Predicted 3D model of a 473-nucleotide part of an RNA (small-subunit ribosomal RNA, 3' major domain) from an uncultured bacterium. The full RNA is in RNAcentral, with records from ENA and SILVA.

Context: one part of a larger RNA
RNA sequence: UGACGGGGGCCCGCACAAGCGGAGGAACAUGUGGUUUAAUUCGAUGAUACGCGAGGAACCUUACCUGGGCUCGAACGAUUAACGACGCCCGCUAGAAAUAGUGGGGCUUCCUUCGGGAACGGCAAUCGAGGUGCUGCAUGGCUGUCGUCAGCUCGUGUCGUGAGAUGUUGGGUUAAGUCCCGCAACGAGCGCAACCCUUAUCAUUAGUUGCUACGCAAGGGCACUCUAAUGAGACUGCCGGUGACAAACCGGAGGAAGGUGGGGAUGACGUCAAGUCCUCAUGGCCCUUAUGGGUAGGGCUUCACACGUCAUACAAUGGUCGGUACAGAGGGUUGCCAAGCCGCGAGGUGGAGCCAAUCCCAGAAAGCCGAUCGUAGUCCGGAUUGUUCUCUGCAACUCGAGAGCAUGAAGUCGGAAUCGCUAGUAAUCGCGGAUCAGAAUGCCGUGGUGAAUACGUUCCCGGGUCUUGUACA
Numbered sequence: 001u002g003a004c005g006g007g008g009g010c011c012c013g014c015a016c017a018a019g020c021g022g023a024g025g026a027a028c029a030u031g032u033g034g035u036u037u038a039a040u041u042c043g044a045u046g047a048u049a050c051g052c053g054a055g056g057a058a059c060c061u062u063a064c065c066u067g068g069g070c071u072c073g074a075a076c077g078a079u080u081a082a083c084g085a086c087g088c089c090c091g092c093u094a095g096a097a098a099u100a101g102u103g104g105g106g107c108u109u110c111c112u113u114c115g116g117g118a119a120c121g122g123c124a125a126u127c128g129a130g131g132u133g134c135u136g137c138a139u140g141g142c143u144g145u146c147g148u149c150a151g152c153u154c155g156u157g158u159c160g161u162g163a164g165a166u167g168u169u170g171g172g173u174u175a176a177g178u179c180c181c182g183c184a185a186c187g188a189g190c191g192c193a194a195c196c197c198u199u200a201u202c203a204u205u206a207g208u209u210g211c212u213a214c215g216c217a218a219g220g221g222c223a224c225u226c227u228a229a230u231g232a233g234a235c236u237g238c239c240g241g242u243g244a245c246a247a248a249c250c251g252g253a254g255g256a257a258g259g260u261g262g263g264g265a266u267g268a269c270g271u272c273a274a275g276u277c278c279u280c281a282u283g284g285c286c287c288u289u290a291u292g293g294g295u296a297g298g299g300c301u302u303c304a305c306a307c308g309u310c311a312u313a314c315a316a317u318g319g320u321c322g323g324u325a326c327a328g329a330g331g332g333u334u335g336c337c338a339a340g341c342c343g344c345g346a347g348g349u350g351g352a353g354c355c356a357a358u359c360c361c362a363g364a365a366a367g368c369c370g371a372u373c374g375u376a377g378u379c380c381g382g383a384u385u386g387u388u389c390u391c392u393g394c395a396a397c398u399c400g401a402g403a404g405c406a407u408g409a410a411g412u413c414g415g416a417a418u419c420g421c422u423a424g425u426a427a428u429c430g431c432g433g434a435u436c437a438g439a440a441u442g443c444c445g446u447g448g449u450g451a452a453u454a455c456g457u458u459c460c461c462g463g464g465u466c467u468u469g470u471a472c473a
Base pairs, nucleotide, nucleotide: 001473002472003470004469005468007467008466009465010464011463012462013461015457016456019421020420021419022418026312029309030308031307032306033305034303042053043052064298065297066296067295070292076128077127078126079125080124083121084120087107088106089104090103091102092101093100094099108119109118110117111116130287131286133285134284135283139281140280141276142275143274144272146270151190152189153188154187155186156185157166158165159164170181171180172179196264197263198262199261201232202231203230204229205228206227207226210222211221212220235258238252239251240250241249242248314414318373319372320371321370322369323368324367330361331360332359335354336353340349341348342347380411385406386405387404388403389402390401391400427449428448429447430446431445432444433443
């Protein structure tokens, strides 16, 4: 000087407390461990792995296994030699395909001094190739975490023999090393804040959506809604009080908004030899008729079990039936697909419109109104299984999703221990998108309805700062 203390002081955080809802019990989905296997490819493992890489494993993907096959190679650069039908196209045969054999017709290009040269093609040889092989403890890049915590440093000066100190400590204050005052310090840098995006109000500009006369259309207009560009607006600016006359804090006015207005992006010096050589790049090592490349089938989907994360429930604030209302944000030409018709339905048919503020996906759902059920393993719950179908796709057996009928399991609110959340939040309700032929209860967005509680900082956990002790570095 740091680190540590079941030392002390001050302070903060859904850290506790106060509340609300969960998970831990059930069956399901998914990931992991284990087990099994020819293979169940690999990585990630306290917080900071486990609906993670994977934003979508039937084939492909695919890296794994088995079989049958290739060796200058699937792709690319260069050199040499001979060839110009050995090649390409269309068929046939064998085969699971890769591939092998065979038949037919057609087919080269450019330059030329007509000798030839160059390109192209396969074959042969050579130098490179190729490797999701190893090392993330050789690395770059990217990322997680402490932590959006308020810290981390430097120049000059001064003090100290020196390591170092000071500044950065102290008195206040702040979300903040934020600001003020003081001070052997004076300044500065990276962080904080602000500048950026979005949301809340208004104005101006613009008008193939919206509004008006209406039952509808044509037609008119741009006041409103909206869209999208510019600008205004919030700064402790004003008033009162407290305070060291400071910084600031408390209350108030005006205002759409009040004290960083809400949300996002933004992550200092560093820590964990943290993660990634399987995104990519890359040193070294290793393989080179194989650890490379192509192909078919299988596997990644196993299943006594254990754990994590979800979705569904155990019901009456509910289930079922009928009627009826209101969004936002997205996507669409290999696409979204209307009306109509067929089917109980998944769906089929049909063909209008739309490269989309115009057409379509598209019916929002919870809600509201009425009816029924009457506390039951039930008209709760929906697993599982049987059967008949639909769709995608060469192909749904291993191993897809969906529909109809039948079946109707566990489950009556969950032990110890444990998680999230402070406001348009939790909880609850649908809708959309990426990936994608098909395949979400996951992920990323979006709006609807919409709470309770916070006395407080004694305690648990994590962090900041000052100080103290130390047999630690």